[in-house]
Predicted 3D model of a 348-nucleotide part of an RNA (small-subunit ribosomal RNA, central domain) from a metagenome.
Its mean pLDDT, the model's own confidence on a scale to 100, is 91.
It matches the Rfam family "Bacterial small subunit ribosomal RNA".

Context: one part of a larger RNA
RNA sequence: CUGGGCGUAAAGCGCACGUAGGCGGUUGGUUAAGUCAGUUGUGAAAGCCCCGGGCUCAACCUGGGAACGGCAAGUGGUACUGACCGACUGGAGUGUAACAGAGGACCGUGGAAUUCCCGGUGUAGCGGUGAAAUGCGUAGAGAUCGGGAAGAACACCGAUGGCGAAGGCAGCGGUCUGGGUUAACACUGACGCUGAGGAGCGAAAGCGUGGGGAGCAAACAGGAUUAGAUACCCUGGUAGUCCACGCGGUAAACGAUGAGAACUGGACGCUGGGAGGGUAACCUCUCGGUGUCGGAGCUAACGCGUUAAGUUCUCCGCCUGGGGAGUACGGCCGCAAGGUUGAAACUC
Repeated sequence: CUGGGCGUAAAGCGCACGUAGGCGGUUGGUUAAGUCAGUUGUGAAAGCCCCGGGCUCAACCUGGGAACGGCAAGUGGUACUGACCGACUGGAGUGUAACAGAGGACCGUGGAAUUCCCGGUGUAGCGGUGAAAUGCGUAGAGAUCGGGAAGAACACCGAUGGCGAAGGCAGCGGUCUGGGUUAACACUGACGCUGAGGAGCGAAAGCGUGGGGAGCAAACAGGAUUAGAUACCCUGGUAGUCCACGCGGUAAACGAUGAGAACUGGACGCUGGGAGGGUAACCUCUCGGUGUCGGAGCUAACGCGUUAAGUUCUCCGCCUGGGGAGUACGGCCGCAAGGUUGAAACUC
């Protein structure tokens, strides 16, 4: 050649798009590249191996055979793979009609609450804690009523719910827009799957420029606690949190489970369609999604179990004892912070 693995032991890229490549449905024909058969040539000799012979044996020498794992040519075979030609509809896609949805972008708009400002009423406290104090208040606070301003987030509905590839998405209305499902037909005719590089998206924090700033709040200040208290608690409070544009590219980016396809008992929910039956409540069937429990099987066990971690196929990624270390060096990227790729000595 041809190891074994990747839910939790080391190991699935955060996610999708897609280049090369790898792999690829049914059927007829042609070809004969792969493939198969035998043939011819070549594969020097020596050596190795086998059977003999010669030195008294052996080493050594010598005769014959085998082998020379291979290459080429020509002949033939055609199941499978390939190539070419033709056909098909089950994979994939398009059209038609419906449907559900916090899918995305932008514009507008609503009420509650919070804070601040103005005015009225009103008087000595308020606030905060385990208890306090710092803090606020007789220059009239807190409470209460009326008016105004601002920013941010959307109670109830709300879910064990829905949508999205992931990150993620929630008041209401509008405009633009992506994806999905179902039904019955028509159409295209393998147009498919995966995907090294690549390029795109990518929570929070962070960075740049300009806005905005109610609440909250790293840092910071003060008050407490304590042996101390660079904390936990309290009073304040700046970046930030918000918006626009640009950068960054990480995460327990998790189902710690890559994508696609096929096959393999069930039960009970939720959710979106369709069909049939029934006056109706509802029942039966069917397609898609999302859960719980469990059979066979799998698993070290836990558990998984038609949404597989079962049985198989295709393609990609990744692992190979712990520490050193996701570090150093170098490369690439970045404004920086840093990211990415990623060792060794040494040590157990």